A computed fold for a 350-nucleotide part of an RNA from an uncultured Gammaproteobacteria bacterium, annotated as small-subunit ribosomal RNA, central domain. The RNAcentral record of the full RNA draws on ENA and SILVA. Rfam family: Bacterial small subunit ribosomal RNA. Rfam links the family to the GO terms ribosome and structural constituent of ribosome.
Context: one part of a larger RNA
RNA sequence: CUGGGCGUAAAGCGCGCGUAGGCGGAUUGUUAAGUCAGUUGUGAAAGCCCUGGGCUCAACCUAGGAAUGGCGAUUGAAACUGGCAGUCUAGAGUUUAGUAGAGGGAAGGGGAAUUUCUGGAGUAGCAGUGAAAUGCGUAGAUAUCAGAAGGAACAUCAGUGGCGAAUGCGCCUUCCUGGACUAAAACUGACGCUGAUGUGCGAAAGCGUGGGGAGCAAACGGGAUUAGAUACCCCGGUAGUCCACGCCCUAAACGAUGUCAACUAGCUGUUGGUCUUAUUAAAAAGAUUAGUAGCGCAGCUAACGUGAUAAGUUGACCGCCUGGGGAGUACGGUCGCAAGAUUAAAACUC
Numbered sequence: 001c002u003g004g005g006c007g008u009a010a011a012g013c014g015c016g017c018g019u020a021g022g023c024g025g026a027u028u029g030u031u032a033a034g035u036c037a038g039u040u041g042u043g044a045a046a047g048c049c050c051u052g053g054g055c056u057c058a059a060c061c062u063a064g065g066a067a068u069g070g071c072g073a074u075u076g077a078a079a080c081u082g083g084c085a086g087u088c089u090a091g092a093g094u095u096u097a098g099u100a101g102a103g104g105g106a107a108g109g110g111g112a113a114u115u116u117c118u119g120g121a122g123u124a125g126c127a128g129u130g131a132a133a134u135g136c137g138u139a140g141a142u143a144u145c146a147g148a149a150g151g152a153a154c155a156u157c158a159g160u161g162g163c164g165a166a167u168g169c170g171c172c173u174u175c176c177u178g179g180a181c182u183a184a185a186a187c188u189g190a191c192g193c194u195g196a197u198g199u200g201c202g203a204a205a206g207c208g209u210g211g212g213g214a215g216c217a218a219a220c221g222g223g224a225u226u227a228g229a230u231a232c233c234c235c236g237g238u239a240g241u242c243c244a245c246g247c248c249c250u251a252a253a254c255g256a257u258g259u260c261a262a263c264u265a266g267c268u269g270u271u272g273g274u275c276u277u278a279u280u281a282a283a284a285a286g287a288u289u290a291g292u293a294g295c296g297c298a299g300c301u302a303a304c305g306u307g308a309u310a311a312g313u314u315g316a317c318c319g320c321c322u323g324g325g326g327a328g329u330a331c332g333g334u335c336g337c338a339a340g341a342u343u344a345a346a347a348c349u350c
Stems, first nucleotide, its partner, number of pairs: 004321003007304002012318001014201004021194003025088007033081002035077008049065006091191001092188004096183004103177007110154001115149006125136002162169002206247006215241002220236004258317006266295012299306002323350003332343004
C1' cells in the first nucleotide's frame, strides 16, 4: 500500500462559512473524452513459463510457442460517466400570511438581598466551631428603626421546557437584528452535498491600557487540627471576578457519537404549529408536521448498550487511528506582549 477501523478498547477537527477538488435529480437530442469491440503497428534478444530436441541423466545448450502492466494508429458501438444544446419539478431556494422562543447587539428602568456610611433608640456581648481560638465590641458593637451610597446578580414562574452552528443564553421596557417552524398557492428551474488550504466565532483562567470594586476570593497573614499540616475547618485578605477596547484560542469545548441524504415494527410523555370530529366556549379525541425525552422489535455490538434524534441498511465528501513508555515532549517553522498555542519526531526501553 491493500485490508481494517474511530460511543466506552488507538482514533470525529470545539463549531460554522467557504475556495480548489470530489460527488451529484428526471428526461430528449447530439458528441465520442472516459468505456467496449474489431483490425493493425510496437512491446529487441536473452531470461521466466509450456511443448519438443541434443549432451548416458541433470545442470547446461537448443527449436517452436506462449506471455509481455502497456503504448500508438485506425474502423466501429452508444447503454453508462463526461461535454454541448433543450425540456421538467420530486432536491434546493424565493414570494405571501401567520406562530413560538433566556437567539444576538444597544439604551433606559426595577425590586429583594449583602456591605459600608449618617442619624435614632439601646447594652454587653457578637461572630465562629466538632470543640476552640485568632477577629469585632464600653472610642458603644451584634440585634432593631429611618435615610443615603455603591457594585454585582436577577428568587418564585422553571419544566429530561425553549432558543442558538458551537461556546452559550434567564428581572422589565424600547430600538436594531439573525435563524427556525406552519399553511396554502404562485414563482425560479438542479441553482445541490461535502469541503484540503483559508477565514470567522469560540467557557473559564490568563495578558495589555483605562475605569470600577458590594459580595466572593487564588496568593498572602493569623487562629486551630496534627507527629508534621506549605491542606481540609475558622478570622482576615490582594490580584481576579464587573465594564470598555485589544489580545490569548485552550477544556471531560462530551451525545466522549463529523456533515448531508434515502430506507427500515411499535408504545408513551412533552414543546411549537396546522387540519378534522364540530364549531357556543373550555376541555378532549383523531390525523399530520418540526423538535425534545423515556421504553422497545428486527438488526447491529466484544459486551455495555444502541435502536426512525441508530451505534440498523446504504450512498457522497471531509477529518482521524495503527502496541505501551519516551511525548503531545525535543528541534525547526508559524502565531503570541507574555503565559504559551499549533505543527511534530528520534535515540532508548518494555